[in-house]
Context: one part of a larger RNA
RNA sequence: CGUUGGAGAUUUGAAGAGAGCCAUCCUUAGUACGAGAGGACCGGGAUGGACACACCUCUGGUGUACCAGUUGUCAUGCCAAUGGCAUAGCUGGGUAGCUAUGUGUGGAAAGGAUAAACGCUGAAAGCAUCUAAGCGUGAAGCCCCCUUUAAGAUGAGAUCUCCCAUUCCUUUAAGGAAGUAAGACCCCUGAUAGACGAUCAGGUAGAUAGGCUGGAAGUGUAAGUAUAGCGAUAUAUUGAGCGGACCAGUACUAAUCGGUCGAGG
Numbered sequence: 001c002g003u004u005g006g007a008g009a010u011u012u013g014a015a016g017a018g019a020g021c022c023a024u025c026c027u028u029a030g031u032a033c034g035a036g037a038g039g040a041c042c043g044g045g046a047u048g049g050a051c052a053c054a055c056c057u058c059u060g061g062u063g064u065a066c067c068a069g070u071u072g073u074c075a076u077g078c079c080a081a082u083g084g085c086a087u088a089g090c091u092g093g094g095u096a097g098c099u100a101u102g103u104g105u106g107g108a109a110a111g112g113a114u115a116a117a118c119g120c121u122g123a124a125a126g127c128a129u130c131u132a133a134g135c136g137u138g139a140a141g142c143c144c145c146c147u148u149u150a151a152g153a154u155g156a157g158a159u160c161u162c163c164c165a166u167u168c169c170u171u172u173a174a175g176g177a178a179g180u181a182a183g184a185c186c187c188c189u190g191a192u193a194g195a196c197g198a199u200c201a202g203g204u205a206g207a208u209a210g211g212c213u214g215g216a217a218g219u220g221u222a223a224g225u226a227u228a229g230c231g232a233u234a235u236a237u238u239g240a241g242c243g244g245a246c247c248a249g250u251a252c253u254a255a256u257c258g259g260u261c262g263a264g265g
Stems, first nucleotide, its partner, number of pairs: 001152001005163007015149004021049007033038001051106005059100004066093005071086006111143002117137004164265001166178004170173001183261004187203005208254003211250005218242002224237005
């Protein structure tokens, strides 16, 4: 820009893409078959491998704004307590998120037309013949079925809901312009989204983010004080203190105030 008024939702599916795998064991059954050795079709059940998709409850990894220990040095006047630097100084753990080696799910079943092949009826050719006319069975393959994109499918589809029939100008036309309606955007707060756009959640009639309060995971008994010891240290207060991303509550802070576009069929 189009889709023949303008919007907000929900859809149909022309067409495209993906997937499609394999093995072992049990049973049928030591049956059919076979002198024996051996050893099934068909049917039923279980498990696994590789692959694919999704996820983080579990098992782990990571986790440079979480917790603790500790070395050297500098600083906060000193003690104590802290902070900076040394690869995050080093070390031990670890939430959210992201992850696999972890967890879950999938290949199916059904239908249609067929290939090779096997048949029925059956002439040419009084017989015979699956074929010439006609009819059937038949594959991990084909078309469907399953997942997914999808009406720019210009053949531009469908359904529901909302908004209405204003004013002006002219060369009077499916004409131009203006202010509006429903609605949308700008702008702002953000994340289940993300390179940027976009998407999604919100914008005071508000829990969108931050803060605060409460809680949780985590770490592992803070500081101060008291007591014991010459002291290093230990014990008590104390599962204490701290606690990024997690879960709630709460308008304290910031989403204020505003602006633009948008039909007349």
The part of an RNA shown here (large-subunit ribosomal RNA, domain VI) has 265 nucleotides and comes from a wastewater metagenome. Its Rfam family is "Bacterial large subunit ribosomal RNA". Its family is annotated with ribosome and structural constituent of ribosome in the Gene Ontology.